Notes: Small-subunit ribosomal RNA, 3' major domain from cf. Phormidesmis sp. LEGE 11477, 474 nucleotides, folded computationally. The organism belongs to Phormidesmis, within Bacteria. Its Rfam family is "Bacterial small subunit ribosomal RNA". Rfam links the family to the GO terms structural constituent of ribosome and ribosome.
[in-house]
Context: one part of a larger RNA
């Protein structure tokens, strides 16, 4: 100088309290460890692995296993030459492949297209992330990390950055052997919350018409509504109190908003030889008739068993049946598909608009309003088996999803312990995307509807920040 402390003081945070909901029991979905296994590929591993890499494992993916092939090689670029190529059909094969037949390119004569000896560069998801770029996690969106110059020490090094107040904040001020910079705060960026100006069709209808059983459906309209582009508005700017000032306090006042209004990108010096050679790249090592490459099946979906993270749920605030209402962000041509028949249904058939502020997915559910069911393992709970289907796709047996009938398990709030959340938040409640043929989605990333409690306070538990002190540590 750091670390460190069951030393001290100041402080801050869903960190405790103080609420509200979980998880820990149950069934089931998924991940993870362990054991099986010919293979159950590979990484990830306290916090910071474990619904994590994978924003889609039937073949493919597939990097693992078996067996069946290949050896200048799957892939590309240079290429003498060649139009026997491509295609199609048949035969053998599980299939790669192999044989045989058909077939015999265009053309602006430059060449494309297809094939191609030899030859040069192959290829490795083979290993080291403890050689590495590079992207990331975390401490932590905490407020701190450092420099020039100049002063003080012999020197490590201090000063500055320390104090005294303040702030979310090394914000600010004030004071000071410092006086200034810089990375970072904050601000500029974007979404929302008000208002105006411009626009006025696919959007939107206040007047006037016109029509209809209805319906901006039509002629018109720019008033509102929304859409998207600009400009505006918030600064402690005004009062009052208190302070030297910086600020603070106020149910002030005006304000659509008020003291950073809310959110969101944004993440400093640097900790962990943290993580990723399997996105990619890339030293070195290593394999070259295999550890390279193609294929057919299996296998990542195995199951005495542990854990983690979800979901459904144990009912009456509740299940059931009919009926009614209200959205925001998205997706749609190989696609989204109205209507309309068929079928309890999943779906099929036919037809229509829509390359979409026109058409369409689409029913929003919770909510209301009527009926029922009356506390039971039940009209709660759906696991699970059983049976028939319906769809994708060459192909659902291993190993898909939905559908009907039929069955009807565990579970009557979960030990110890333990996590999340301070407001449009928890809870609750449905809706879309993206990966995709199809779908293991209960996962992820957005939307919106309804919508609280509860915070005395910092004494104690993690976790940090500044001072300061102590040390047989560095």
């Nucleotide at each position: 100088u750091g670390a460190c402390g069951g030393g001290g003081g100041u402080c801050c945070a869903c960190a405790c309290a103080a609420g509200c909901g979980g998880u820990g029991g149950a069934g089931c979905a998924u991940g993870u460890g362990g054991u099986u296994u010919a293979a159950u590929u590979c990484g990830a591993u306290g916090a910071u692995a474990c619904g994590c890499g994978a924003g889609g494992a039937a073949c493919c993916u597939u990097a693992c296993c078996u067996g069946g092939g290949c050896u200048a090689g799957a892939a590309u670029g240079u290429g003498a030459g060649c139009g026997c190529a491509a295609u199609c059909u048949c035969u053998a094969g599980a299939g790669a492949u192999a044989g045989a037949g058909a077939g015999u390119u265009c053309u602006u004569c430059g060449g494309a297209c297809g094939u191609g000896a030899a030859a040069c560069a192959a290829g490795g998801u083979g290993c080291u992330g403890c050689a590495u770029g590079g992207c990331u996690g975390u401490c932590g969106u905490c407020a701190g990390c450092u420099c020039g110059u100049g002063c003080c020490g012999u020197g490590a090094g201090g000063u500055g950055u320390u104090g005294g107040g303040u702030u979310a904040a090394g914000u600010c001020c004030c004071g000071c052997a410092a006086c200034g910079a810089g990375c970072g705060c904050a601000a500029c960026c974007c979404c929302u919350a008000c208002u105006g100006u411009u626009a006025g069709u696919u959007g939107c209808c206040a007047g006037c018409a016109u029509g209809u059983a209805a319906u901006g459906a039509u002629g018109g309209g720019g008033a509102c509504u929304c859409u998207a582009a600009c400009a505006g508005g918030a600064c402690u700017g005004c009062c009052u109190a208190c302070g030297c000032a910086a600020g603070u306090a106020g149910a002030g006042a005006g304000g659509a908003a008020g003291g950073a209004g809310g959110g969101g990108a944004c993440g400093a010096c640097g900790u962990c030889a943290a993580g990723u050679c399997a996105u990619c790249a890339u030293g070195g090592c290593c394999c070259u008739u295999a550890c390279g490459c193609c294929c057919a099946g299996g296998g990542c979906u195995a199951c005495a068993c542990a854990c983690g993270u979800g979901c459904u749920a144990c009912a009456a605030u509740g299940g059931a049946g009919g009926g009614u209402a209200c959205a925001g962000a998205g997706g749609g041509u190989c696609g989204c598909u109205a209507g309309c028949c068929a079928g309890c249904a999943a779906u099929g058939g036919u037809a229509u608009g829509c390359c979409a502020a026109u058409c369409u997915c689409a029913a929003a559910a919770a909510g209301c309003c009527c009926u029922u069911c009356u506390c039971a393992g039940u009209u709660c709970g759906g696991a699970u088996u059983g049976a028939a289907g319906u769809c994708u796709g060459c192909a659902a047996c291993u190993c898909g999803a939905c559908u009907u009938c039929a069955u009807g398990a565990a579970g009557c709030u979960g030990g110890a312990a333990u996590c999340g959340c301070u407001a449009g938040u928890a809870a609750u409640c449905g809706c879309g995307c993206a990966u995709c043929a199809g779908c293991a989605a209960u996962g992820g990333c957005g939307c919106g509807g309804u919508g609280a409690a509860u915070a005395c306070g910092u004494u104690c538990c993690c976790g940090g920040a500044c001072c300061u002190u102590g040390u047989a540590c560095a």